This record gives sequence, C1' cells and structure tokens, in this order.
RNA sequence: GGUUCUGUAGUCUAGUCUGGAUAGGACGACAACCUCCUAAGUUGUAGAUCGAGGGUUCGAAUCCCUUCAGAACCG
Repeated sequence: GGUUCUGUAGUCUAGUCUGGAUAGGACGACAACCUCCUAAGUUGUAGAUCGAGGGUUCGAAUCCCUUCAGAACCG
C1' cells in the first nucleotide's frame, strides 16, 4: 500500500442478509419490598438517536459514499 471483517448503554450482546418506524436482552448501577443485618429473591427506575460525517428514501442501526479506530490476510 491492497483486500476483508468488526465498531450498538458502564460491560457483553440481538437486530443488518429481506429499510417500517418509542433500538430489545443479560450483567452491572440506583430505589422500594423482603431480612435483626448482609447476601439471595421480587418489583420498579435511569442509561445507547447504533464509531464520525454526508447521501438515497415518505422512512436508515440496516442501502450507498467518505472517513476514524481495531483485527486478520496479501504484497
């Protein structure tokens, strides 16, 4: 330098192929209940506009372009 893959809450991840409209789940955090207390358990709450920018579209996490970071392979 070239090709391919990955990037979504604090962490891990589903959804991307087939665009449909409040982005779902687990762990963790916080609060309440329970308990003599803690843990466990139950219930609830907050937290991601999807790496960044632009485009297409009535509509984009999803399609297209550029770009950033990481990884693998080739040279």
Description
The RNA shown here (transfer RNA) has 75 nucleotides and comes from a Candidatus Hodarchaeales archaeon. RNAcentral holds the sequence, with entries from ENA. Model confidence (mean pLDDT): 82 of 100.